Description:
The RNA shown here (transfer RNA) has 73 nucleotides and comes from Maritimibacter sp. Its mean pLDDT, the model's own confidence on a scale to 100, is 80. It matches the Rfam family "tRNA". Rfam's curators write: Transfer RNA (tRNA) molecules are approximately 80 nucleotides in length. Taxonomically the source falls in Maritimibacter (Bacteria, Pseudomonadota, Rhodobacterales, Roseobacteraceae).

Parts: sequence; structure tokens; C1' cells
RNA sequence: GCUCCGUUGGUCUAGUGGUUAUGACGCUCGCCUUACACGCGAGAGGUCCCCAGUUCAAGCCUGGGACGGAGUA
Repeated sequence: GCUCCGUUGGUCUAGUGGUUAUGACGCUCGCCUUACACGCGAGAGGUCCCCAGUUCAAGCCUGGGACGGAGUA
């Protein structure tokens, strides 16, 4: 250089173009306990990497870019 894959809350992760983007861990609060842990319940937390395009509608499709990874000479 070329080809391919990936990028989604703090971390990991699901997501047939269509309601309010899923779950786990973590965090906060409550319940439980003498207390802690476990367990149960609730809550906060996301410009779906960026720019443009297609579409009535894009996390999802198309083009370009950034970053990371794998392969290749």
C1' cells in the first nucleotide's frame, strides 16, 4: 500500500429500516440484617466514532474520513 473485521452509558454487550436503543457488571437510593455481605426493588447514566447521502423514517443501507485489530507482499 491492498483486502477484511470492529467502533452502541464508566466497562462489556444485544439490536429484521419503524413506539421510549437491550442486558450484565459497576454507581446511587430503598427494603432485608444488630451490622456487613448476599438477595429483592427502584433510579441516574447514551450526541449509537465523525461528515455527507438515500428514505416518510437510519444505531441499521450507501460514500468519504478517524481510530483499533487481523491478513497479505